[in-house]
RNA sequence: ACGGGCUGUCAGGGGUGCUCCGUGCGGGGCUGAGAGGACGACAGUCCAACCCUUUUUGAGCUGAUCUGGGCAAUGCCAGCGGAGCGAGACACAUGUUUUCCGGC
Numbered sequence: 001a002c003g004g005g006c007u008g009u010c011a012g013g014g015g016u017g018c019u020c021c022g023u024g025c026g027g028g029g030c031u032g033a034g035a036g037g038a039c040g041a042c043a044g045u046c047c048a049a050c051c052c053u054u055u056u057u058g059a060g061c062u063g064a065u066c067u068g069g070g071c072a073a074u075g076c077c078a079g080c081g082g083a084g085c086g087a088g089a090c091a092c093a094u095g096u097u098u099u100c101c102g103g104c
Base pairs, nucleotide, nucleotide: 001096002095007091008090009089010088011054012053013052014051015050016049017030018029019028020027021026022025036047037046038045039044060085061084062083066079067078068077069076
């Protein structure tokens, strides 16, 4: 000088489904790391809480009103998927390379 794993700080990117009852915003059931509301005719938008995630094969989205299986039902499971898109800076370990000095 390069490099930057793990971790941390700040900042950022996302997700919030299916179903039952009712006193209608309260209580249950399923899966999960995490599944609350408000406004709106719809598309969608906003807020809170929680969780995940930040360069990429584990966040998430697209394909997708997809395909197969299963379930009371649902991205519930699997395929698709080593797919395409996708959000950062600083500090830093092991290490790598080069130069200088000294000794032999």